[in-house]
RNA sequence: CACCACAUAUAGGGAGACAUUGCGUCACGUGCGCAAGGCCGAAGGAGCAACCGCCCCGGUAAACUCUCAGGCGAAAGAACCUAUAUGUGCAU
Repeated sequence: CACCACAUAUAGGGAGACAUUGCGUCACGUGCGCAAGGCCGAAGGAGCAACCGCCCCGGUAAACUCUCAGGCGAAAGAACCUAUAUGUGCAU
RNA backbone atom coordinates (compact mmCIF):
# COMPACT_ATOMS: atom_id res chain seq x y z
C1' C A 1 0.00 0.00 0.00
C1' A A 2 -3.72 -3.62 -0.86
C1' C A 3 -7.58 -6.95 1.00
C1' C A 4 -11.08 -7.02 4.80
C1' A A 5 -14.21 -4.78 8.82
C1' C A 6 -16.92 -0.56 10.81
C1' A A 7 -18.98 4.49 10.27
C1' U A 8 -20.68 8.48 7.10
C1' A A 9 -22.15 10.56 2.35
C1' U A 10 -23.79 10.07 -2.81
C1' A A 11 -26.19 7.15 -6.78
C1' G A 12 -29.17 2.86 -8.23
C1' G A 13 -32.47 -1.21 -6.83
C1' G A 14 -36.01 -2.11 -2.86
C1' A A 15 -41.70 -5.70 -0.41
C1' G A 16 -46.24 -5.84 2.36
C1' A A 17 -51.11 -4.14 3.87
C1' C A 18 -58.76 -0.60 3.43
C1' A A 19 -57.93 4.62 -3.08
C1' U A 20 -62.48 1.15 3.77
C1' U A 21 -66.63 3.54 6.71
C1' G A 22 -68.74 7.92 9.36
C1' C A 23 -68.45 13.18 10.44
C1' G A 24 -66.39 17.86 9.36
C1' U A 25 -63.74 21.09 6.12
C1' C A 26 -62.29 22.51 1.39
C1' A A 27 -59.01 25.46 -3.45
C1' C A 28 -64.26 20.02 -4.83
C1' G A 29 -58.68 16.89 -5.95
C1' U A 30 -60.37 9.36 -4.35
C1' G A 31 -57.26 16.46 -0.96
C1' C A 32 -56.99 17.64 4.56
C1' G A 33 -58.54 16.82 9.93
C1' C A 34 -60.96 13.70 13.66
C1' A A 35 -63.08 9.09 14.89
C1' A A 36 -64.34 3.71 13.92
C1' G A 37 -63.20 -1.00 12.94
C1' G A 38 -59.81 -4.15 9.57
C1' C A 39 -54.81 -5.14 8.08
C1' C A 40 -48.89 -4.88 7.13
C1' G A 41 -43.51 -5.41 8.77
C1' A A 42 -38.25 -4.04 6.06
C1' A A 43 -37.60 3.22 9.88
C1' G A 44 -37.00 3.09 15.08
C1' G A 45 -38.16 0.19 19.56
C1' A A 46 -39.04 -4.24 22.66
C1' G A 47 -38.64 -9.83 23.61
C1' C A 48 -36.64 -14.78 23.48
C1' A A 49 -32.90 -19.79 22.06
C1' A A 50 -28.42 -22.19 21.68
C1' C A 51 -24.06 -20.65 23.98
C1' C A 52 -21.17 -18.22 27.86
C1' G A 53 -20.37 -16.46 32.91
C1' C A 54 -18.98 -14.71 38.85
C1' C A 55 -24.60 -19.85 37.66
C1' C A 56 -29.58 -16.26 42.96
C1' C A 57 -29.09 -14.29 38.50
C1' G A 58 -26.87 -12.08 34.42
C1' G A 59 -24.68 -11.46 29.37
C1' U A 60 -26.20 -12.33 24.39
C1' A A 61 -29.15 -12.78 17.74
C1' A A 62 -32.02 -12.08 13.72
C1' A A 63 -34.88 -10.93 8.04
C1' C A 64 -37.93 -14.86 14.20
C1' U A 65 -41.87 -12.80 17.56
C1' C A 66 -44.63 -8.28 19.38
C1' U A 67 -46.95 -4.37 16.90
C1' C A 68 -45.40 0.82 21.36
C1' A A 69 -44.16 3.66 17.23
C1' G A 70 -44.47 3.61 11.90
C1' G A 71 -47.21 2.26 7.50
C1' C A 72 -51.90 0.51 4.28
C1' G A 73 -53.55 4.90 -4.13
C1' A A 74 -49.42 7.98 -5.77
C1' A A 75 -45.44 10.72 -3.56
C1' A A 76 -42.31 10.35 0.63
C1' G A 77 -40.07 6.78 3.78
C1' A A 78 -37.97 1.91 3.83
C1' A A 79 -34.42 -3.06 6.52
C1' C A 80 -31.28 -5.00 3.01
C1' C A 81 -28.01 -5.28 -1.61
C1' U A 82 -24.57 -3.04 -5.19
C1' A A 83 -21.08 0.83 -6.72
C1' U A 84 -18.08 5.14 -5.59
C1' A A 85 -15.72 8.47 -2.09
C1' U A 86 -13.94 9.85 2.79
C1' G A 87 -12.50 8.54 7.77
C1' U A 88 -10.99 4.86 11.42
C1' G A 89 -9.05 -0.04 12.43
C1' C A 90 -6.08 -4.07 10.55
C1' A A 91 -0.68 -1.26 11.07
C1' U A 92 4.47 -2.70 12.54
Molecule: Glycine riboswitch aptamer
Organism: Rhodobacteraceae bacterium XHP0102